[in-house]
Context: one part of a larger RNA
Molecule: small-subunit ribosomal RNA, central domain
Organism: Candidatus Altimarinota bacterium
Formats: sequence, structure tokens, C1' cells
RNA sequence: UUGGGCGUAAAGCGUUCGUAGGUGGUUUAUUAAGUUUGUAGUUAAAUCUGGUGGCUCAACCAUCAACUCGCUACAAAAACUGAUUAACUAGAGAUUGGCAGAGGCUACUGGAAUUCUGCAUGUAGGGGUAAAAUCCGUUGAUAUGCAGAGGAACACCAAAAGCGAAGGCAGGUAGCUGGGCCAUUUCUGACACUGAGGAACGAAAGCGUGGGGAGCAAACAGGAUUAGAUACCCUGGUAGUCCACGCCGUAAACGAUGGAUACUCGAUGUAGGAGGGACUCGACCCCCUUCUGUGUCUAAGCUAACGCGUUAAGUAUCCCGCCUGGGGAGUACGGUCGCAAGAUUAAAACUC
Repeated sequence: UUGGGCGUAAAGCGUUCGUAGGUGGUUUAUUAAGUUUGUAGUUAAAUCUGGUGGCUCAACCAUCAACUCGCUACAAAAACUGAUUAACUAGAGAUUGGCAGAGGCUACUGGAAUUCUGCAUGUAGGGGUAAAAUCCGUUGAUAUGCAGAGGAACACCAAAAGCGAAGGCAGGUAGCUGGGCCAUUUCUGACACUGAGGAACGAAAGCGUGGGGAGCAAACAGGAUUAGAUACCCUGGUAGUCCACGCCGUAAACGAUGGAUACUCGAUGUAGGAGGGACUCGACCCCCUUCUGUGUCUAAGCUAACGCGUUAAGUAUCCCGCCUGGGGAGUACGGUCGCAAGAUUAAAACUC
């Protein structure tokens, strides 16, 4: 619960695609379902409301009028919504020509560094810390040089930069491939927006099978610290981190801000285009305009304030999701999904 809200107080689904549904551009004609008007019928009585009257008044009663959401039938109107019809191009999509990009997938490949192995030089320490010790080292460590193995990550470029629906994406090359932006002509002719259910994607951790394993490192062991130290510090170290395939489906999945459209002062960076000007032999640099993205500062306005402010949290419309005191509780039970971990849907008693 005919109300008010959702950046931070409770509240925007993690994201996209899309079914039903809801909503929907300009013009013409028809219709008359919605809509509006009229007439008729019905809408029991009592009650309620107003007038008058009767009980001495009142309560009460009588009488007249009004009221009765609506429903049905007929007639009329045609602005708006709907339906049908015929058209249009400003929305949407396609075509053509360009452009930028860590967008995705696959294969190949590069150098630096860590670790390990071998050889060589060389000798007593190294390592670590606030200080130490565990630890490594005369079976030759640390250090230095050469050679080799293997895995993972890609310094500089690098940026408040770029791309992607979100998660996210960074050494290089090639192949395949998605999306976007700009300009111009042409084409379709409202094909649009949103989207309950549904489907797909979805960091990290975790799970299954098989590989791989350099470094790092939950668990674990030891050394310290301490009253204790199941920690912080140190020495080690297994899952894991990596690859393939299959699950999981959650995050402060955040801009804590759903999507679409239109409108509303400016200033200043930056990224990708397009047009013009000046200069020039020509181009670059420079200046102006314009479209798209990404930042900062602000007018109006909004806001409880903080702040937001053409990338709105301003002004409006459409559609979806969600909230309704704290705890109990995102829990129990049941359902669905999952190998499991658990996820999702989701209460109540009681209590303040």
C1' cells in the first nucleotide's frame, strides 16, 4: 500500500541478449472499442441528506423531495487513445569510403630476471633481523665467469591514455574474428524503447580428470617475540597459483548511481575522426568549427548535508528491478541447482 523513495540513511538484479507484456515518430482517410453528450429503463424498502408536519420538546415517527457507485439499450460527436487503410523520413537498420584501439581466439616467437644443474676462479663465511636464532657452507657455500634446463611474468614505452556489455584486457609477429567512431551518397520505411519468466557471459577462491611446477605461498614444521603468541618478524614448505577440458555462479561484481529518449549557461585538458582558415613550393606545427569518447572546475537547478551539475544526483516521459524500524536472518523449513563447498528463492516465534 490511491503515499513516499532507492550515490552515502532501507533500497538499482554483476552484465548483456531477448519471449510475453507495457510504452511508442509525422501526415491522410475510414471506423467508433475506449472517450464525451443526450434519451429511456433499471438501480426494493428501511437507512443517509434537505423541507414540512405529529407526539408539551427531544429521541422517535409520518410525509415530500433529493440521493443510489453503477449496469443495459438506443441516438449523436470524432479532438485524443485504439483498430483498419494509404503515404512520409527527422527514430532505427542497411550500403559505400575511411579511422583508432592491451576487444576476443589460435599458433609461432623474444630478451631481462629468479631458481636449479655442470664446469672454472676463489676461501671462510653466507643468509637473515630492531637484535637474533633456526637455516646454508671446508663433501668448498656466498661472490664472479661460461654453458645448459625449466616454468611463470612481460621493465622502459605508459598516460586522470585506449578497448570491451560487464567480468576484464599489456613483450613481439601472423592468421581468424566481434564491436565502435567519422564522412558521404544510396536503400528499407517505425522495422523502435524497455523487458516478468528464460538464455548466455561472468574476477578471485574452490571442486573433478589429466598434465606442469621456476618464483610466490594458505595449511604445516622450526626459530624468535611474548605472561601466553595456535599471530605480526625470520628459515623452510604442501595444496594452489600455470595449461587443457568440465563444474561452481559468487565479490566493496562500485560510479556503492538500471536502461532509453528529449531539453537546459560556460571554462579548461585529453583520445579518435571530419570540415575550414592562415602560413608554406607542398606538408607538419598553429587557429576556428563540428561529431563521438574520457577527465577537471563551475551557472541555473537539485540535495538533509556532503556533493551532483550536458557523462546530472537538473527538467520531463516510458519500461524494468528493488525498499518499508533494529535484532532474530539473508538464517530455519520446503523447492530448484551443484560432485562437494555451497548458491538461489525465503519466513516465523521471540525480543528491543